[in-house]
RNA sequence: AAAAUUCUUUAAGCGCCUGGACCGAAAGGUUGACGAGGACGGCAGUGAUCGAAAGACUCGGCGGAUGCUGCCGCGGCCGAGGGGUCGAAAGGGAAAGAGGAAAAAGCGGAAUCAAGACCGUAACAGAGGCUUUCCCGACCGAAUGA
Numbered sequence: 001a002a003a004a005u006u007c008u009u010u011a012a013g014c015g016c017c018u019g020g021a022c023c024g025a026a027a028g029g030u031u032g033a034c035g036a037g038g039a040c041g042g043c044a045g046u047g048a049u050c051g052a053a054a055g056a057c058u059c060g061g062c063g064g065a066u067g068c069u070g071c072c073g074c075g076g077c078c079g080a081g082g083g084g085u086c087g088a089a090a091g092g093g094a095a096a097g098a099g100g101a102a103a104a105a106g107c108g109g110a111a112u113c114a115a116g117a118c119c120g121u122a123a124c125a126g127a128g129g130c131u132u133u134c135c136c137g138a139c140c141g142a143a144u145g146a
Stems, first nucleotide, its partner, number of pairs: 014063004019059001020031004034051003040073007074087005081140002091136007106121004
């Protein structure tokens, strides 16, 4: 380097590091998002939800990103179409309810010169979604049938 087999992963709080901070005599190394939630397709813009922890940091920088907005296409619903609204759980809002994390800290473990990282272990969220109730929304209307 190639091939085969097995295992793991296939991901968006994701990747990276010229700042800062930390370790190291130096070379250099370490840190730099904890989970929850999030995708019809294309283009453009913006530069992205929720809480937990911490209080040199999740700070700062670069890239990316399932967020948001507009347009187009496709699709669901409103009767074909116009128009509206949403995105496969396919109207919006409010209230109540059910169901719900991981990390940090601590303790233990095995390696490391160290910083730090790894493994095991307990508790604790909010948003979205779901269920129920209420309120709001948009109508025009071909064809067909009674």

GlmS glucosamine-6-phosphate activated ribozyme aptamer, 146 nucleotides, folded computationally. The sequence was found by an Rfam model in a public genome assembly. Its Rfam family is "glmS glucosamine-6-phosphate activated ribozyme aptamer". Rfam classes the family as a riboswitch.